[in-house]
This is a predicted structure of an 88-nucleotide RNA (c-di-GMP-I riboswitch aptamer) from Planococcus sp. CPCC 101016. Rfam family: c-di-GMP-I riboswitch aptamer. About the family: GEMM was predicted in a large-scale screen for bacterial structured RNA regulatory elements. Its mean pLDDT, the model's own confidence on a scale to 100, is 88. It was read from a public genome assembly, where an Rfam model found it.

RNA sequence: AUCUGAAAAAGGCAAACUUCACCGAAAGGGAAGGACGCAAAGCCAUGAGCCUAACCGUUGAAAAACGCAAGGUUGUCAGGUUGCCUGG
Repeated sequence: AUCUGAAAAAGGCAAACUUCACCGAAAGGGAAGGACGCAAAGCCAUGAGCCUAACCGUUGAAAAACGCAAGGUUGUCAGGUUGCCUGG
């Protein structure tokens, strides 16, 4: 420098679920608890996927329906970037 994750050590993260007089239109996020899992489940929404549909547009007498990301998701995948231990 590069590949690997069988076993081990030190440590790390934290799904579902619960709570909140927290943020948000929602999806979702935050905090506390919790532990299904994770070798990048560290970081970055760049590409694809997925979720939502406020605004906006169309239709409509209205109620509403449909479309739409500039909102989300990195614990969906890819890409970028940094990194602990182990073995080759």